The prediction has a mean pLDDT of 85. The RNA shown here (small-subunit ribosomal RNA) has 1445 nucleotides and comes from an uncultured anaerobic ammonium-oxidizing bacterium. The sequence is in RNAcentral, with records from ENA. Its Rfam family is "Bacterial small subunit ribosomal RNA".

RNA sequence: AUUGAACGCUGGCGGCAUGCCUUACACAUGCAAGUCGAACGGUAACGCGGGGCAACCUGGCGACGAGUGGCGAACGGGUGAGUAAUGCAUCGGAACGUACCCAGUAGUGGGGGAUAGCCCGGCGAAAGCCGGAUUAAUACCGCAUACGACCUACGGGUGAAAGGGGGGGAUCGCAAGACCUCUCGCUAUUGGAGCGGCCGAUGUCAGAUUAGGUAGUUGGUGAGGUAACGGCUCACCAAGCCGACGACCGGUAGCUGAUCUGAGAGGAUGACCAGCCACACUGGCACUGAGACACGGGCCAGACUCCUACGGGAGGCAGCAGCGAGGAAUAUUGCGCAAUGGGCGAAAGCCUGACGCAGUAACGCCGCGUGGGGGAAGAAGACCUUCGGGUUGUAAACCUCUUUUUGUAGAGACGAGGGAGGACGGUAUCUAUAGAAUAAGUCUCGGCUAACUACGUGCCAGCAGCCGCGGUAAGACGUAGGAGGCGAGCGUUAUCCGGAAUCACUGGGCGUAAAGCGUGCGCAGGCGGUUUCGUAAGACAGAUGUGAAAUCCCCGGGCUUAACCUGGGAACUGCGUUUGUGACUGCGAGACUUGAGUGCGGCAGAGGGGGGUGGAAUUCCACGUGUAGCAGUGAAAUGCGUAGAGAUGUGGAGGAACACCGAUGGCGAAGGCAGCCCCCUGGGUCGACACUGACGCUCAUGCACGAAAGCGUGGGGGAGCCAACAGGAUUAGAUACCCUGGUAGUCCACGCCCUAACGAUGCGAACUAGGUGUUGGGGAAGGAGACUUCUUUAGUACCGUAGCUAACGCAUUAAGUGCCCCGCCUGGGGAGUACGGCCGCAAGGCUAAAACUCAAAAGAAUUGACGGGGGCUCGCACAAGCGGUGGAGCAUGUGGCUUAAUUCGAUGCAACGCGAAGAACCUUACCGGGGCUUGACAUGGUAGAAGUAGAAUCCUGAAAGGGUGACGAUCGGUAUCCAGUCCGAAGCUAUCACAGGUGUUGCAUGGCUGUCGUCAGCUCGUGUCGUGAGACGUUGGGUUAAGUCCCCUAACGAGCGAAACCCUUGUCUUUAGUUGCUAACGGGUAAUGCUGAGCACUUUAGAGAGACUGCCGUCGUUAAGACGGAGGAAGGUGGGGACGACGUCAAGUCAUCAUGGCCCUUAUGUCCCGGGCUGCACACGUGCUACAAUGGUCGGUACAAAGGGAUGCUAAGUCGCGAGAUGGUGCGAAACCUAUAAAGCCGAUCUCAGUUCAGAUUGGAGGCUGAAACUCGCCUCCAUGAAGUAGGAAUCGCUAGUAAUCGCGGAUCAGCUACGCCGCGGUGAAUAUGUUCCCGAGCCUUGUACACACCGCCCGUCAAGCCACCCAAGCAAGAUGCACCCAAAAUCACCGGCCUAACCUGUAAAGGAAGGAAGUGCUUAAGGUGUGUUUUGUGAGGAGGACUA
Repeated sequence: AUUGAACGCUGGCGGCAUGCCUUACACAUGCAAGUCGAACGGUAACGCGGGGCAACCUGGCGACGAGUGGCGAACGGGUGAGUAAUGCAUCGGAACGUACCCAGUAGUGGGGGAUAGCCCGGCGAAAGCCGGAUUAAUACCGCAUACGACCUACGGGUGAAAGGGGGGGAUCGCAAGACCUCUCGCUAUUGGAGCGGCCGAUGUCAGAUUAGGUAGUUGGUGAGGUAACGGCUCACCAAGCCGACGACCGGUAGCUGAUCUGAGAGGAUGACCAGCCACACUGGCACUGAGACACGGGCCAGACUCCUACGGGAGGCAGCAGCGAGGAAUAUUGCGCAAUGGGCGAAAGCCUGACGCAGUAACGCCGCGUGGGGGAAGAAGACCUUCGGGUUGUAAACCUCUUUUUGUAGAGACGAGGGAGGACGGUAUCUAUAGAAUAAGUCUCGGCUAACUACGUGCCAGCAGCCGCGGUAAGACGUAGGAGGCGAGCGUUAUCCGGAAUCACUGGGCGUAAAGCGUGCGCAGGCGGUUUCGUAAGACAGAUGUGAAAUCCCCGGGCUUAACCUGGGAACUGCGUUUGUGACUGCGAGACUUGAGUGCGGCAGAGGGGGGUGGAAUUCCACGUGUAGCAGUGAAAUGCGUAGAGAUGUGGAGGAACACCGAUGGCGAAGGCAGCCCCCUGGGUCGACACUGACGCUCAUGCACGAAAGCGUGGGGGAGCCAACAGGAUUAGAUACCCUGGUAGUCCACGCCCUAACGAUGCGAACUAGGUGUUGGGGAAGGAGACUUCUUUAGUACCGUAGCUAACGCAUUAAGUGCCCCGCCUGGGGAGUACGGCCGCAAGGCUAAAACUCAAAAGAAUUGACGGGGGCUCGCACAAGCGGUGGAGCAUGUGGCUUAAUUCGAUGCAACGCGAAGAACCUUACCGGGGCUUGACAUGGUAGAAGUAGAAUCCUGAAAGGGUGACGAUCGGUAUCCAGUCCGAAGCUAUCACAGGUGUUGCAUGGCUGUCGUCAGCUCGUGUCGUGAGACGUUGGGUUAAGUCCCCUAACGAGCGAAACCCUUGUCUUUAGUUGCUAACGGGUAAUGCUGAGCACUUUAGAGAGACUGCCGUCGUUAAGACGGAGGAAGGUGGGGACGACGUCAAGUCAUCAUGGCCCUUAUGUCCCGGGCUGCACACGUGCUACAAUGGUCGGUACAAAGGGAUGCUAAGUCGCGAGAUGGUGCGAAACCUAUAAAGCCGAUCUCAGUUCAGAUUGGAGGCUGAAACUCGCCUCCAUGAAGUAGGAAUCGCUAGUAAUCGCGGAUCAGCUACGCCGCGGUGAAUAUGUUCCCGAGCCUUGUACACACCGCCCGUCAAGCCACCCAAGCAAGAUGCACCCAAAAUCACCGGCCUAACCUGUAAAGGAAGGAAGUGCUUAAGGUGUGUUUUGUGAGGAGGACUA
C1' cells in the first nucleotide's frame, strides 16, 4: 500500500458501488417459461347477445380451462464440484452443420387413414391407468410434379409441400365458398450473416523419495459410423508410438481479459463486470429436436426426504426471496414490467425473481456537517508545582452572526422520439419558516514513531510488532490531567505484494561465514581459432492482419464537486503474414595454421605391474663361557631367572621393513609412491625440422580409480608391533593415560567394501610490476679446465606492487581482470537423521525430508580478563633466621544458644581489644511497668486571661506526673512626672499550622572511609594508520625504587600519578641565654650551679649550611647509569612520617552529620523507675600471664625520654603491713607536682620439683570513687594455690637501632573491667647462597567457544514432566489397478413364434412391404468376489529428538 473481510469501541447525512470466501450441506412456502383461437376439434369458468312465461337452452360474440398442433423451452439466471488438458489464451487450418433472419430462384396440385379431447364403462387410497364408441387440423401417410439438390455403372435413378387470416367490383354457387387481391405461413434449392462442431502450433502449478509408459496401444488396408476428419468402431496386417526438451503416476487447481503490489523486472490473486469451459442430488443412458445427451424434460440404478388405505407413489433452490445447519462472517419470503432486453403472437397483448427499483449492512470509495466572529477577571473546576506559579485556555461563560444539515409547510420533475404508459415517488430539486439548534469518536504518547507528567501497583497485576518494560521514586502496567495522530470513523486480527539484492533475468555467492563432487575418462548437451563464397533459421528494419468490450493512461463531456458515468485517442510491450538487410550467430561449400595432435632426437624421475636378490636389526632355536639377577617405572609391581636368565661367543631358522643419501627435492589425475638388479608399461618435458588441418574445451546420466579400517576363502603366512582380553600400578573410582603379556589385524593371493581424501581454493585458455631460492632441459659469452655470468622453457617455494577481500590474507602456481562449461549454497538445531528407493555378504554407503524448537548460530578482527602458556622483573612472597599464634588459665570481641530484653551496625583478605578515647544510674537506641499529648526542643497565626501565670506549702505517688493554691506580677512605649487606660514584648491557657522519630531504604544519595597499593601506572591534544572497534604515542635496546632517565622510533607534546616541595631525626654554623647549662674566676656548704659571674659546652628554638653520582677510576653506546674509592656527621630517594593517580569491590556507614522517597503522629514521639546490653552445653579471632635457673625471691645501687596538671597535679611531715588516710607547701608549669623508671649492675638464697615456678579460683578482712558497687566497679592484706613441664594439622610478624625484651606517659574518665589503643625512651640481636617453588603484583607476547570476564563458560548420563515425529503385532476408513461373477435402463444387431389403420397386389378373403411388442446377443452403470498398489487415522510397547527447572 491492499481486501467480497471479521472482531472491539463509537456512529449525523448523502451519492456510487459491493455483500455465504465455510457444507457442490439438507431444504418448508411462494414465484423464476411460456405463448399462439390468425393451425385444430371444441366450450370447463367469466361477460355480452339471441331464444324461452319460466326452469333453462344456445359457441352467435368477447374470450378461453383442459386437449391436439406450432414455436420457445439448448437462451436468459446460478455455481466452480470435476478438469493439468477432451479445458483456457494467442495464432492458424479444412473435411462440416445451421431453426429463426437477409438476398435470390422454383413451387405450394390432388388424395387417404387415424388419434387426443369430449362421451360411456372399469381398476386404484393416490399418482395414474385400461377398454369401447366418435372427431378435427399448418398432426400423420401416400400419389403427382422436380429449376435446382442427391446418387450413378453416366444409360439413368431418388426425393416435397399446408394451409390460415383481412378485404372485395364483376362472374359462378342454395350456402359455405370458388375467384381476385393483400398478408402470414409451407416445400425444394443457392448464397450470405451470425452461431456451432472439428484439427494443428505455441504458452499454461509444483513433485524424480513417480523412470519407464502403452495392445486399439502406433501405423496401414478394408468396412462401418458421424453433420464432418479421424482407431471414432470393427476385421486383418505390421511392431510400432511416447519419454530426461520429464512420458507414466500421485498432489493441487476452472482458464482468460484483468485485480492488488512493485521504479521496473517480477510476485500474488482470478469476488463484483466481461469472454470461454464444466456441472445441475450421485452414477449411467439415450429420446425429442436445427441445436441437448437437456438446472425448473425422460428412463434405470443408488443415497436421502416426504405421502400412503402398505398394495404403491412423489421429489431434487449450484434460479429469486426465505429456513435449518456449518462458521469469525455475508441482506427482503419487498415493488414493478414504467425503462433495457428476451420468448410467443399478424397484432392488441401475455409471460419474464433477466432486468429496473426500493429495503438491509460505515463492508468499501467519495463528498458534506457537527457552527462562524468577538471575548482575559486569563473565572470556576481538574491536574501539576520549586508553592512563586503553570497547564487545560479564547477553550467556556457572555455578546453578536449564519442555517449546510435537521424539523414544519408549500411547490415539484427529467427519466417517454411517435399514441397510451412512471415501480422508483410526493423521491431528487426549489421556496418559505423555526432555531446553535439534531450530530465525535477512537488509537497512541520508552526507541523505531508525532506526542509527558502525577498517583496507584511492586517480577504482582499486567504490557509487548521488534528491542524489551514491571523486584517501592515505572515518561513502557492501571487511572487521571495534558499532548499527538486520524476522524464518522479509529484500532486489532487475518491475507497478498513491497521493503527482501533474503532464489539475485534485471540483481547474489562458494579459501576461513552456508557452499568446489575424493580424482580422472567421457556419450548427450553447452561453448568454440583465421579467411572466402553462398544461404537466410536466429537477429534487425518497414508494411500489414489480429490482439473482443470493459479496465489502466491522456484529452474532453455529464451529475453543484468528487467518487461515479460517458465520447474520442493512445496503449494492449503478444502472435501471424509479407518485403528488405547481410555486420553478428547458425547452416552449406572451400581454403589456412597460430589451438590440438603425430613423427624425429635427447633428458629427468620413490610413476605403475611382475620376477629376482642384499645387508643391518628384532625375535626364536642349538651349543659354549659364565653367575644372580634381569626387565620395567615418577616410584613400583605383575613378568623372566639357580630346571642357569640377563650378558657374551658361534651356528641356524623365519617374517616384516628398507638407516645414512633425504631436501625448503622428484614422480603421479587423485589416493599415493623409497634397499639393489632385470623384464613389461603409462605420462611429462626440451630441441630443430616435417606432417594432419579446428581434429578443441567442459561435461548431467555413465564408466574407471580411490588411504586406513572392515568383510569373504574348509586360502597362505605370522618376526616385530598390536584393538579385544588378562594381570600389575595410579586413583575417591580408573572399564583410561603408565607397565608386563597378548589374539584378530598388520604381510601375500584372489574377490568385495567406497568412506576420509585440505591448497578446506573445480577444469580450460588469455591478459596484468618485479625480486630471491631450488629441480629438469636448451642456447649465448668468458675461461686451458674446474667453472662463472647472461638468457629461454617446464615445474616447485618464498617476499612483494597495482588490484581484490568483511577482515585475515591472495597477489603471473590469483582469492586480480574479462570468457566457456560443470558442481554446489540459501538462519541455527532437529539431521546427513527418519521413511522410500538403489548398491553391499555384512558393516554400512548413496540419494534425502518433515513435525517441533530457538532468536540466534557463524566468520574475521579489537580491547580486556583468564591460562596447571612463554619471556623479563619486583615484594618478609618463598628461602635463610629470630620471636610468636594454634595446647593452658584469664581478659576482650564475635558466632551460636538463651532471654521480657540480651539495642543496633561491621562478616574472606579489607568483620571479630571493630564503631566504643571508659555500658553500675546516666550513657541507651532494647525490655517491663507507670505517665504526658502543640508535646523534652523550634517558628508562626488566632483567641483568651487578675485570683491568671509563677512560686512557697501541703496531699498522693517508686519517680515522672496529678491535685491544692497562702502570697502575689516582669519589661518597654503611651511628649516631663504620677495615676489610670491602651499598645507591644516575654511567659501562660486554648486551638491551628506543625514539632519529634537511633523508624525503613548505604541497591535513591552527599560527605567521609577501607581495599588493590606508595603498586607504577592511568590518560589527553594534534597528527598518522585502519571501513570500523581501535592502534601508534605508552612498544623496542639499556637503566631505575619508579612510564626514573637515555638511545632508537609516525610520532610530537602535555596532564594526573612517581620524585621534589612539607614535618621530624642525624652534623655544623649563626642568633638568643631564662625557669636551662657550668669550662675558667670569686664566695659558700656535710653535699649539690647553692651563689656572684659567664653563655664556651650541653640544651632550648628560630635562621642558615650540608649530599649533587659533585670528584677520581673501571664498565657502559661518547648516553642514562652501575661498581669501587676519596673526602665527609651523613653517599647514592641518609632514617621515619604526612601525602594515595584513572579506577575496582552497587565494599562500609541513613546509628556522627546532611539528605530524596516511604512509614508512625494520645505513638515507631516524649518523661520516669527498675531491668538488660555483663545472661552460658559450646565454637572462633585478638591479647595478657605463664610453664621457669639467660629464672624466682630478698637486700643494695645506677641511668631516660615524652607527656599531663586548677572541679587539677599534689610536696614535706604523721598514721596504717598495705590499698589508703591525714596534712596543706609549691605550681596555670624548661621553675612546683606527678616521679622511686624497669630490665641492668653488686651480693645472698633457691637446685629442677608442679617446685621458694605459675598465679586462676575461692574464703575472710579492708580501702577508694559515687545518691547508689546485689545483679555489675577497681584496689589492698591474710589465707587458698587450679590448669600449665614449650603446645597436632596448620598459621603470623619482622631485614637494624629493626625483631626480641624492659619499663614510663597520655586520651576517654566520678570510678573502672586498660592485659586494649596512641605515644616515649632503655637494653639490643640473628639471617638473606638466591628466585626453582607457594602467594600477590608490573610489562611484553601467545591461545581463548570467557566479557556479571575461570568463583567464567560448558558436555554427557541419570531422575521428573511435557511436546511433535519414527518403528510396531495389528485394527479402521478412503483412493485406485487388474481379473472374474451378476447385470438395470438404453443404443445397435439378430429375430423362424405373436400383434398391426394409411402404401402395394387383390372384388373379397388373404398376402406383401414396413412397423411394434416380446425374446436373444454385444457393450455397460451400480453391486459382488479375489488379489495388488497407495493415502489417512488409530495402536500395547520400543528407539532417538526438542523443551522445562